Description
Predicted 3D model of RNase P RNA and transfer RNA as a complex of 503 nucleotides. The prediction has a mean pLDDT of 78.
RNA sequence: AAAGCGUGUUGGGCAAUCGCUGCCGCCUUGUGCGGGGGAGGAAAGUCCGGACUCCAGCGAGUAGAGUGCUGGCUAACGGCCAGGCGCUAUAAGCUCAGGUAACUGGGCCCAAGGCGACGGAAAGUGCAACAGAAAACAUACCGCCGAUGGCUCAUCUUCGGGUGAUGCACAGGCAAGGGCGAACCGGUGGUGUAAGAGACCCCCGCAGACUUGGCAACAAGGCUGGCUAGGUAAACCCCACUCGGAGCAACACCAAAUAGGCACGCAUGGAAAAGCUUGCUCCGCAAGGGGUUGCUUUUUCGCCGGUACUCCCCGGGCGUGCGGGUAGGUGGCUUGAGCCCGUCAGUAAUGGCUGGCCUAGAGGAAUGAUUGUCAAAACCCCCUCAAAAGGGUUGUACAGAAUCCGGCUUACAGGCGCGCUUUCCUG
RNA sequence: GGGGCUGUAGCUCAGCGGUUAGAGCAGAGGACUCAUAAUCCUUUGGUCCCCGGUUCAAAUCCGGGUGGCCCUACCA
Numbered sequence: 001a002a003a004g005c006g007u008g009u010u011g012g013g014c015a016a017u018c019g020c021u022g023c024c025g026c027c028u029u030g031u032g033c034g035g036g037g038g039a040g041g042a043a044a045g046u047c048c049g050g051a052c053u054c055c056a057g058c059g060a061g062u063a064g065a066g067u068g069c070u071g072g073c074u075a076a077c078g079g080c081c082a083g084g085c086g087c088u089a090u091a092a093g094c095u096c097a098g099g100u101a102a103c104u105g106g107g108c109c110c111a112a113g114g115c116g117a118c119g120g121a122a123a124g125u126g127c128a129a130c131a132g133a134a135a136a137c138a139u140a141c142c143g144c145c146g147a148u149g150g151c152u153c154a155u156c157u158u159c160g161g162g163u164g165a166u167g168c169a170c171a172g173g174c175a176a177g178g179g180c181g182a183a184c185c186g187g188u189g190g191u192g193u194a195a196g197a198g199a200c201c202c203c204c205g206c207a208g209a210c211u212u213g214g215c216a217a218c219a220a221g222g223c224u225g226g227c228u229a230g231g232u233a234a235a236c237c238c239c240a241c242u243c244g245g246a247g248c249a250a251c252a253c254c255a256a257a258u259a260g261g262c263a264c265g266c267a268u269g270g271a272a273a274a275g276c277u278u279g280c281u282c283c284g285c286a287a288g289g290g291g292u293u294g295c296u297u298u299u300u301c302g303c304c305g306g307u308a309c310u311c312c313c314c315g316g317g318c319g320u321g322c323g324g325g326u327a328g329g330u331g332g333c334u335u336g337a338g339c340c341c342g343u344c345a346g347u348a349a350u351g352g353c354u355g356g357c358c359u360a361g362a363g364g365a366a367u368g369a370u371u372g373u374c375a376a377a378a379c380c381c382c383c384u385c386a387a388a389a390g391g392g393u394u395g396u397a398c399a400g401a402a403u404c405c406g407g408c409u410u411a412c413a414g415g416c417g418c419g420c421u422u423u424c425c426u427g
Numbered sequence: 428g429g430g431g432c433u434g435u436a437g438c439u440c441a442g443c444g445g446u447u448a449g450a451g452c453a454g455a456g457g458a459c460u461c462a463u464a465a466u467c468c469u470u471u472g473g474u475c476c477c478c479g480g481u482u483c484a485a486a487u488c489c490g491g492g493u494g495g496c497c498c499u500a501c502c503a
Base pairs, nucleotide, nucleotide: 001423002422003421004420005419006418007417008416009415010414012374013373014372015371016370017369018368020038021037023035024034025033026032027030040398044409045408047407048406049405050404051403052247053246054245055244057312059311060310061309062308064243065242066241067240068239069083070082071081072080073079084118085116086115087114088113093108094107095106096105097104098103119238120237124236125235126232127231141178142177143174144173145172148171149170150168151167152165153164154163155162156161186204187203189201190200191199205227206225207224208223210221211220212219213218251331252330253329254328261322262321263320264319265318266317269301270300271299272298273297274296275295276294279292280291281290282289283288303316304315305314324502325501326500338357339356340355342353343352344351345350377394378393379392380391381390428499429498430497431496432495433494434493437452438451439450440449445483454470455469456468457467458466476492477491478490479489480488
């Protein structure tokens, strides 16, 4: 320098005119004047996580929901950083074919990189269409063999049988090869055999415990073992961990108003024990005793209370529908896990410290419009071998706060920076 | 602002992960009739909202996007 990959950042500047909004100041108190503020990296989707507020405590368990390699960061997370494991892409290089060549096409090896919802299929259950012989305790369609047994033929015979066959494929053996399929019960090679087969052997794969390295995931090594234990958990499920619910239209306060209404449902209760005796009544001459009623206390059962069920505990009237009224104001509200510079620790995410800064707070909802000019960029014209210079046109993308933060995802014209890899050139 | 539901033929809806996704109505053609309706027979018509993933296989399971619908102030 070229090509490629990754990542960060920015996302128009200046001026004038006319407006909008709320803050501060002034007076002549007017919808007045002046001053200084006024959208984003995604303000979006509302997909995760928190702060905050209310629900009596938000207590225990079940159900339910979510997450899922390891370690770290964090207020927290399904986020981020680092590492492990698996999969994968081209460029360059090598090579083959075509071509006179430039080059084109294929293969091998594969850079920086890219992707991974990446616990468990050896706890159990389920599922696998079509094709195929067979789809999960395997099986045998074509095929191979037919050593052994049987049959046939030939031949020998001491008539018991023996021998041979480039006979049969009947019994039977096999699973190498073909074929089916997304997938068929370890892979390749050898030994072996009638043919074959983890039947046996080397290497690879798989599993187990061990040693070494690492915090760990995991890696390396030799040893042992059998070839069973294929796929699917974004099927049920199992294991580990996390999660109470609702949401600023939460919630608190002020003001105003009324038919402070109606209907329905559940409850306002039941039982037992103890104590008291104002009333009634019975027995008694009386003291006193019994019954009933009432009151108090305790226990227990039952109803309701912002996800379902059970329990603890707390409190007590509650729910649904129709009808009616007000639709005004204040707080919550922006000083915060805040921003910037520097420095220290850490590979990094991130954290600590010093210094500096205050940066929308509207709320039926402001942050806008027009013009000029300067850039960036694109296109056209002229000139030219080609460019530069010159002239003309367009002149920016996605989008817009609504309680606030941390992430993710999605949308986005253009500009700028940094890092890495390969190749070439120069020293 | 906040929360919930949903998208399959022209319309209304079905549809255990497994042939070429179905039903009713509508549309087209034919039969019947003098003709129309009704009835009968045949038939057309699908980006299963879009993109990606899991799986041998996706309308169905999972993630993202997009469109539509509904609820939601306070007082007593």
Rfam match: Bacterial RNase P class A. By type it is a ribozyme. Its family is annotated with tRNA processing, ribonuclease P activity and dimeric ribonuclease P complex in the Gene Ontology.